This is a predicted structure of a 1451-nucleotide RNA (small-subunit ribosomal RNA) from uncultured spirochete. Model confidence (mean pLDDT): 85 of 100.
RNA sequence: GAGUUUGAUCCUGGCUCAGAACUAACGCUGGCGGCGCGUCUUAAACAUGCAAGUCGAGCGGAUGUAGCAAUACAUCAGCGGCAAACGGGUGAGUAACACGUAGGUAAUCUACCUUUUGGACUGGGAUAACCUGAAGAAAUUCAGGCUAAUACCGGAUAGUAUCGAGAGAUUAAAGGGGCAACCCGCCGGAAGAUGAGCCUGCGUCUGAUUAGCUAGUUGGUAGGGUAAGAGCCUACCAAGGCGACGAUCAGUAGCCGGCCUGAGAGGGUGAACGGCCACAUUGGAACUGAGACACGGUCCAGACUCCUACGGGAGGCAGCAGUUAAGAAUCUUGCUCAAUGGGGGAAACCCUGAAGCAGCGACGCCGCGUGAACGAUGAAGGUCUUCGGAUUGUAAAGUUCGGUAAGAUGGGAAAAAUAAGCUAGUAAUAGUGAUGAUGGUACCAUUCUAAAGCACCGGCUAACUACGUGCCAGCAGCCGCGGUAAUACGUAUGGUGCAAGCGUUGUUCGGAAUCAUUGGGCGUAAAGGGUAUGUAGGCGGAUUUUUAAGUCAGUUGUGAAACCUACGGGCUCAACCCGUAGCCUGCAAUUGAUACUGAGAGUCUAGAGUUCGAUAGGGGCAAGCGGAAUUCCUGGUGUAGCGGUGAAAUGCGUAGAUAUCAGGAGGAACACCGGUGGCGAAGGCGGCUUGCUAGGUCUGAACUGACGCUGAGAUACGAAAGUGUGGGGAGUGAACGGGAUUAGAUACCCCGGUAAUCACACCCUAAACGUUGUCGACCAGUCGUUGGAGGUAUCAACCCCUUCAGUGACGAACCUAACGGAUUAAGUCGACCGCCUGGGGACUAUGCUCGCAAGAGUGAAACUCAAAGGAAUUGACGGGGGUCCGCACAAGCGGUGGAGCAUGUGGUUUAAUUCGAUGAUACGCGAAAAACCUUACCUGGACUUGACAUGGACUAGAAUAAUGUAGAGAUACAUUAGCCUUCGGGCUGGUUCACAGGUGCUGCAUGGCUGUCGUCAGCUCGUGUCGUGAGGUGUUGGGUUAAGUCCCGCAACGAGCGCAACCCUCACUUUAUGUUGCUACCAUUAAGUUGGGCACUCGUAAAGAACUGCCGGUGACAAACCGGAGGAAGGUGGGGAUGACGUCAAGUCCUCAUGGCCUUUAUGUCCAGGGCUACACACGUGCUACAAUGGCAGGUACAAUGGGUCGCCAAAUCGCAAGAUGGAGCAAAUCCCAUAAAGCCUGUCUCAGUUCGGAUUGGAGUCUGCAACUCGACUCCAUGAAGUUGGAAUCGCUAGUAAUCGUGGAUCAGCAUGCCACGGUGAAUACGUUCCCGGACCUUGUACACACCGCCCGUCACACCACCUGAGUGGGGAGCACCCAAAGUGGUCGAAGCUAACUUAGCAAUAAGAGGCAGACUACUAAGGUGAAACUCGUGAAGGGGGUGAAGUCG
Repeated sequence: GAGUUUGAUCCUGGCUCAGAACUAACGCUGGCGGCGCGUCUUAAACAUGCAAGUCGAGCGGAUGUAGCAAUACAUCAGCGGCAAACGGGUGAGUAACACGUAGGUAAUCUACCUUUUGGACUGGGAUAACCUGAAGAAAUUCAGGCUAAUACCGGAUAGUAUCGAGAGAUUAAAGGGGCAACCCGCCGGAAGAUGAGCCUGCGUCUGAUUAGCUAGUUGGUAGGGUAAGAGCCUACCAAGGCGACGAUCAGUAGCCGGCCUGAGAGGGUGAACGGCCACAUUGGAACUGAGACACGGUCCAGACUCCUACGGGAGGCAGCAGUUAAGAAUCUUGCUCAAUGGGGGAAACCCUGAAGCAGCGACGCCGCGUGAACGAUGAAGGUCUUCGGAUUGUAAAGUUCGGUAAGAUGGGAAAAAUAAGCUAGUAAUAGUGAUGAUGGUACCAUUCUAAAGCACCGGCUAACUACGUGCCAGCAGCCGCGGUAAUACGUAUGGUGCAAGCGUUGUUCGGAAUCAUUGGGCGUAAAGGGUAUGUAGGCGGAUUUUUAAGUCAGUUGUGAAACCUACGGGCUCAACCCGUAGCCUGCAAUUGAUACUGAGAGUCUAGAGUUCGAUAGGGGCAAGCGGAAUUCCUGGUGUAGCGGUGAAAUGCGUAGAUAUCAGGAGGAACACCGGUGGCGAAGGCGGCUUGCUAGGUCUGAACUGACGCUGAGAUACGAAAGUGUGGGGAGUGAACGGGAUUAGAUACCCCGGUAAUCACACCCUAAACGUUGUCGACCAGUCGUUGGAGGUAUCAACCCCUUCAGUGACGAACCUAACGGAUUAAGUCGACCGCCUGGGGACUAUGCUCGCAAGAGUGAAACUCAAAGGAAUUGACGGGGGUCCGCACAAGCGGUGGAGCAUGUGGUUUAAUUCGAUGAUACGCGAAAAACCUUACCUGGACUUGACAUGGACUAGAAUAAUGUAGAGAUACAUUAGCCUUCGGGCUGGUUCACAGGUGCUGCAUGGCUGUCGUCAGCUCGUGUCGUGAGGUGUUGGGUUAAGUCCCGCAACGAGCGCAACCCUCACUUUAUGUUGCUACCAUUAAGUUGGGCACUCGUAAAGAACUGCCGGUGACAAACCGGAGGAAGGUGGGGAUGACGUCAAGUCCUCAUGGCCUUUAUGUCCAGGGCUACACACGUGCUACAAUGGCAGGUACAAUGGGUCGCCAAAUCGCAAGAUGGAGCAAAUCCCAUAAAGCCUGUCUCAGUUCGGAUUGGAGUCUGCAACUCGACUCCAUGAAGUUGGAAUCGCUAGUAAUCGUGGAUCAGCAUGCCACGGUGAAUACGUUCCCGGACCUUGUACACACCGCCCGUCACACCACCUGAGUGGGGAGCACCCAAAGUGGUCGAAGCUAACUUAGCAAUAAGAGGCAGACUACUAAGGUGAAACUCGUGAAGGGGGUGAAGUCG
C1' cells in the first nucleotide's frame, strides 16, 4: 500500500496478501563452471580403520646387516626426558561474575621462549629391561637373581631467594655430542613475553495464579587451607544478611562479535567463521604435572554392550570417515603431509582425519549457455470463429553467419619459500642446491557439436478463450468459486511471470502507528479505579551563593580479528579474495565549562496554610416534639350491600360490612413551600426544636515562609438487594394462594399475603453515569439563576453597573469518525495515577485472599469465527405521530356462499384423460366454438432425404385423371387415357449427399408482447451550494388542487419523463348537401305508396360553443375556493384512447422470433379408432329458480347496434312444433335476418312444493354434417327432482349508474347460460374519516437491507470437538529428614607385618633410631534405601458447562 464488516458511507478494529531472508524439506524439471555450505531430530547406540607421539646427541640391553676385527649402520621392547591440559568435537547442563564491557590484583602462579646474573664440587644405594621359577582361559600377576642413566638419594657451596623484628636459619645442580672450535642440555636468582587464577562496577529471558527467603546463613576473633584474597573450612562470639528498584521459587536458555529484517528506533536469532564458557556413557573422586580434577589417563559406583574355561576380564566416535535406529531431512569407511600450523628431535626426519585437496548433494550465492541476422505462399498442423476470418507467427521451413561450456587432440602452469650439503668469505652473508597431494587440473591452441522448464492467468496481481463436469468431482492465502452457457474445478489453445530452476510447506522480521521512546488511545467504538484521605515513589514557585553528581566540551586508553561501508587491487566479469581508510553509536580515565536539573547554605511572598470579621445551606450524629393520612381496637348511628375491573370473579358483609361519629393503640413516611434551587468526596441528604460536629464562600488586614500537586500498596466511607441477632412490623409487598385473561399465561389486571422495607452488626456490589480521574495555567461572547463583596441611587426595599465563588441554556475559534464538546472542554499545554489492545469462550475455570453464607476481588487457556463494533446516510418497516386520497369503511341497492344445471380448476381415475395459467395479478383464463379434423395425448397400422424448403450428383419418365381389386385407412397392385421445347431444358418420380422436421427441454440464457402496483403522482437530471463521505438541497415549508396543479417563501436556478392539454365519441347550434332517408305544405295511396318539396328528423362533413370569461363573498392585493347569473352544457361537462422511473428472476420457448442442449428408421411424418366430455369429492365463475312487484292465456305499443352471395332468405303452402316445400328480393339508409322484451289492457290462479320451479328420465321427431354410440343443438308428448331467499364469510355499484328487460355480432357445417356490443325501463344513499384494506407526503424509532413473510433468543433432542471436576491410578524432576556408605582425600594409630640410601653403636655381621609401606579406626561423601509434604505430566467410570453443526421441537 491492497483485499475483507455495509444497500452505500466515514471511523474503529481484527484477519489476509504483495517484500526480504533461510544450515531448510517436499513436488515437477535439470546443460556447464566458480565460491561457499551440508544430522536443526536422539548429549541415542556403535562394527572396522585411522585421529599423539617423539628423542639412540640421557641409559643399559636385544636382534639384524656389513666387516677378520675394532667398529659402523638399521630396527626393537624397557628405564628416562618432553609432549599428551594444544589441536579437533558437541551445546546436555548453566539465569551464573557463565558471558559482554570497563577496571582491580600492594591477594597470585606461569613449563617451553627471550634478556641478564651466578653456579654445576663430592659421594651413595637401588630398579625395569634381561635370566630362572610360578599362578591364570585370558587380562595380567607373583617370587628369586643381575645391571645403567640427564632416574633416585646424602654431604658441601649460597644469593638482591624463602622465613624471621633481629640474631640467625633453610634450600641446588647432569650430563651428552664433536678430532677440535664449539654446540645442546642442568641448577639458583632477577626481568620480560605468553598463558592462567581470583575480585569488582554496569549490562544480561518469562511468570506475583511464586511474597517472603536465609543457621555457614551475615559479620567478628583465632586457627587451618590455597599459587593466591575470602565462611573456602573449623571452633567460639554477635544476630545479622537479601527482598516490591521483585528476593525466593518455577519455567526456558550456552553467552558474545555477529547474522536476518527494518528508513530508523527496534524485533527475531546465536548454523558456518572468530572469542569465552561448559561437557566427554551417567554420577563421584583424586593422582601426576608449570598447567587437568584430564574426550582417545587412573580409581570407585550405576546402566548398557562384548569375551569367558563361569573363576574372572574388556569397552566408551559430542575426533575423521562409516553403520544402525529415529526423522520431512543433512555427504566419501577418498588423497597428501607439497603448502600453513602443531608435538618431539641438535638435525636429518618421524607423527599430525589439525590442515591442504579431491568426491557426493541445484542446498545457497555468482557467472555463462541453450544461437545471431535475414526470412510472408503470413505454409502445414493446433485453437477459436460472427465461417468472413483471427491467432500461434518471423515463430518454423529456407538462406547467410557465428561457434562460448562438455568431449577429443597437442602443449601446460603459478602455488616453492626455506633446508641438509657443497663453494666463497674470519664472519655477517652470498652463490649453488632436492621437494607438488591437488593434477596432466586451471589456462592456451586445433577440432566438433548437445542443451528448458516450472508456476500462474476471478479481484488483490502481470496474464482469456473453448470443451468436459453440473453444490458432483474438486479449488481456496483472504474475499470466495461449482446447483447445465464456470475467464475461479479438470483438460487444451493462447498468454503472463521467473528461469537451470520454478512452485509448495515451515520459520523470522517487515508491512503492523496491531504494545505506539521515536509513534496510539480511554463521552458513545476496547478502555477513568464507586469516592476520598494518605505512605513510598514521581513532579515541583521567586532569588543569591557554593559545589560539579546529572549535563556539555577537549584529550587519552580501550572498543580483537573477521563482518559492514567507501576507495583501490587480484581471479576474463561476478560471487569470492586481498590492501587502505572509515565505522564499532559503548565504557573508563583525565582536564575544563556551569545555563538548566540535583546537592549544601541563605533570603522572599505570587502557591499552600493560619488568625481576626461576616455569611448561605435537606452536610453529619444524637435526643425530644408535632400534625395530616392509612390500618387495627372499643363504643354509638345505620342497613344491604361493599370492593374491584376493559368486563368480571375471587374477597369482605345480616355473627351487621361499606358509610358516618367519638375515643384509643401502633408503626412508617414527612403534602403544600419545591425550583436544570441548596449542601456533601461519592453513595446520598427534605416536618419542627435543641445539643454536638465537619466542610465551604466572601471582604480586608496580620502571620508562617514552598509547608505544594499526584498518589502503587494501605485505610475509611460506600444505593438497593442479601446475611446474622434479639427487637419492631402501620402501609407497601418478592415468594406463595386464589380469581381473571389466554391456544397456553409459572406474566401483565384483581383479591389476599410471608420474607423484606425500620434498628444494630456484616456484606462491598450497581447503567456506583456527566458512561467524561485529580490538580494547575491559558484561549470570543450572550442570556438566566444561588451565595457573598463593592459602586450608584434611595427613608428603605428593588432596578442598574463591577467583581469573587457555584449552578444552567446557547454559541465563536479550536477539537471530533461523526454525533457533538466548547472558560463547569471532549480546545491549547504541564504533573501524577488508573485502564485498553478483534468477537465469542468469559463479569467463566483453576489457584489464592476476603466473607457466617450468598458471594466478592484477582483472573487464564484450549477451541471457534472473519468479523464483532461506533456514528451518520438512503430506503423499508412499526399493533409510532401528523396531513391527505380511493365504493376503503360508513350510508344504501342488488348479489355470491344453501338448491339444480352450465362452465373452469384441483383431486382421483385412466392406455390417454395433451400442455400451459396457481394469493391479490390462475380457475366462462390461452380456447372469438374438442363428434372426425382441430390435437399437441393414447392404442394399433405404415414411411425414412422424409408431410414441408434449398442446392449438388446420378438416373427414369410426363404430371395427372379414371376404373377395378385388397385393406379400418394410410397404402399397394392392375388396367386405360394422357405433354411442351428455342433441344440448353421445363415439369414429375427414383437413388444418393448436404440437410429437413420437432407444440422436445430451459420464460432462471433471451427478443417481442402482456398482467400488476396504478391513471397512483410521482421519478430524475445539469449547474451551483452544503457535507471528509454515503448523500443532502432543488422535490422541504405556508396555502391550494383530481394532480410535484398553481401561488408565495426559500441556496438554489433551470430542465426532462409523468399530470393536464392536443386525438376519438356523446350532448347544443349554424352552414352546406338531399338518396335508398324525411313529409310541414300541395296532390295521391291500403301504406312516404307515388309526384312535388328539402322546412323538420336523420345521414354526411366543415365551423361555432366553455375560458373560473362575468358578478358577489372568503383568502395574503396570490393561487384558489364558495355562491350566483346567463347557457344545450360550469368549473378536468359524460365516456374512451393514452400507463413515468421502476417492482414482482410475475406470465408466455404451445402465437411468433431466438442462444444453448437433446432427438434423427424417431421426441419427425401419414392413417384409423379412442381420449381431451371419465367422477366418492373440493373450490371459483355463471344461468334458472324458490314465486302474486308473480305464473299462465288473450289483446296491444315503442328501440338501437349490427350481419348477409358456398350468404341473409320474403310472400305463400304443409306440420302442434322444431322444421319442410318454395323461390320474390338483396353484394344492402332500398331486400332479408327481424315478432324486440320488460311495458300497457283484460281474464284466471289465491299461498300450495302450487297453474311456482324446471332438473332428471321414457317415447317420438327435426336440422347440420362422410359420420351425432362414446359426444351436438332444437321440437313435441309424458315425467315433474332439489329448491319456500340461503351459516361463518364475502363481492359489485355514486347516475342514465345499480337493478331489470330484451336485441345483435365474432367464432361457426352444427353447437353459448360464456365473451364483445346495443338500446328499453330506471332507483336508493353518502352524516362523515374513529376503525378495516390499499396508496401519497412530512416526521420519529430500528440490532431490518432477501428489507417485518425481516431479524433473532433460550430450553429440549442428535452428532462431533476441545476443556473443567473426578473415586483413583501411573510416571517425572527438585527440595527436606533419616539409614547405609564404594573409591578417594584429610586426621589418628601404625608398640605386634614389611622396610636400600640418613644417623648412632659396632672391626664386622648386625642392632637401635629417624623416615616410609601395608594395615586398622574415624570425618566428609557418589550411587542406593526409607519417610512425610509440595510441584508437574499422562490416564480415568461418571458429572459439568462451552463451541460447531442439516431445513428437528417448544414458545
Rfam family: Bacterial small subunit ribosomal RNA.
NCBI's taxonomy places the organism under Bacteria, Pseudomonadati, Spirochaetota, Spirochaetia, Spirochaetales.